[in-house]
Molecule: transfer RNA
Organism: Candidatus Amesiibacteriota bacterium
RNA sequence: GCUCCCAUAGCUCAACGGAUAGAGCAGACUCGUCCUAAGAGUAAGAUGAGGGUUCAAUUCCUUCUGGGAGCA
Repeated sequence: GCUCCCAUAGCUCAACGGAUAGAGCAGACUCGUCCUAAGAGUAAGAUGAGGGUUCAAUUCCUUCUGGGAGCA
């Protein structure tokens, strides 16, 4: 330099173009206990950035950024 893949919550992952973007773990609070733990409940927390297509974009197109793989 060329080709391909990936980017969603603190971490690991889901999500036919249409629902309030879900789950596990972690963290917070409450219950629980003499205390701690196990266990139960509640709330909070995310689509890498810009542009485009569409009635509607996490999803499709494109540029950039970051990461990975292969080739040279």